Record summary: A computed fold for a 267-nucleotide part of an RNA from Bulboplastis apyrenoidosa, annotated as large-subunit ribosomal RNA, domain VI. RNAcentral holds the full RNA, with entries from ENA and SILVA. It matches the Rfam family "Bacterial large subunit ribosomal RNA".
Context: one part of a larger RNA
RNA sequence: CGUUAGAGUAUUGAGAGACCUUCUUUCUAGUACGAGAGGACCGAAAGAAACAUACCGCUGGUGUACCAGUUAUCGUUCCAACGGUAAACGCUGGGUAGCUAUGUGUGGAAAGAAUAACCGCUGAAAGCAUCUAAGUGGGAAAUCAGUCUCAAGAUGAGUACUCUCUCUACUUAUAGUAGUUAAGGUCACGGAAAGAUCAUCCGUUUGAUAGGUACUAAGUGUAAGUGCAGUAAUGUAUUGAGCUGAGGUAUACUAAUAGACCGAGGA
Numbered sequence: 001c002g003u004u005a006g007a008g009u010a011u012u013g014a015g016a017g018a019c020c021u022u023c024u025u026u027c028u029a030g031u032a033c034g035a036g037a038g039g040a041c042c043g044a045a046a047g048a049a050a051c052a053u054a055c056c057g058c059u060g061g062u063g064u065a066c067c068a069g070u071u072a073u074c075g076u077u078c079c080a081a082c083g084g085u086a087a088a089c090g091c092u093g094g095g096u097a098g099c100u101a102u103g104u105g106u107g108g109a110a111a112g113a114a115u116a117a118c119c120g121c122u123g124a125a126a127g128c129a130u131c132u133a134a135g136u137g138g139g140a141a142a143u144c145a146g147u148c149u150c151a152a153g154a155u156g157a158g159u160a161c162u163c164u165c166u167c168u169a170c171u172u173a174u175a176g177u178a179g180u181u182a183a184g185g186u187c188a189c190g191g192a193a194a195g196a197u198c199a200u201c202c203g204u205u206u207g208a209u210a211g212g213u214a215c216u217a218a219g220u221g222u223a224a225g226u227g228c229a230g231u232a233a234u235g236u237a238u239u240g241a242g243c244u245g246a247g248g249u250a251u252a253c254u255a256a257u258a259g260a261c262c263g264a265g266g267a
Stems, first nucleotide, its partner, number of pairs: 001153001005164007015150004021049007033038001051107005059101004066094005071086006112144002118138004165266001167179004184262004188204005209255003212251005218244003225238005
């Protein structure tokens, strides 16, 4: 921009894409078959590998949020306690959220249609024979459907429901121009299940959207100070303490203010 007024929500599916795998074991059955050795078709069940996809409850990884330990050195304030730096965490031990695989789910299907090679039935030409000439069956991971994803720019532009109404001026009198609006939308503002930007999605006081605050799942692992024991290093009690808390719940304390713009008038 189009989709023949303008919008919102929900959809149909022309079409496109994805998938399509393999192995092992058990039963049938040591059966059919075979002198024996050996050893099935068909059918049923279980498991596995690789691949694909989703997720983070479990097991882990990361985790320069966080907690603790520790060396050197400098500093605050001498001790104690802290802070800075040590290749962009000094080193080490852990680790929430998020992201993740080696972790955990799920999938390939079944039941079909028409067939290929091939196997048939009936059957003449050609008194026989013949799956074929007329007619009529079976038959494959391939084909078409089925399963999953996208999908009406499918210009053949689909469908359903709901909302808004027939304004003002000019005019060549109209499928025109300009303006102002409705439903609705955009900007703006607070943001995240989204994200390079854009977009998407949520919220904007009729409010829990983010921050803060309170409590807390969780992490770390018994803070500082003080008392006691010990010459001291240190230990111990207060104490599962202190600190953190990207997660959860609550709470208008702070900020989502104030606003602006676009947008039909229907041959």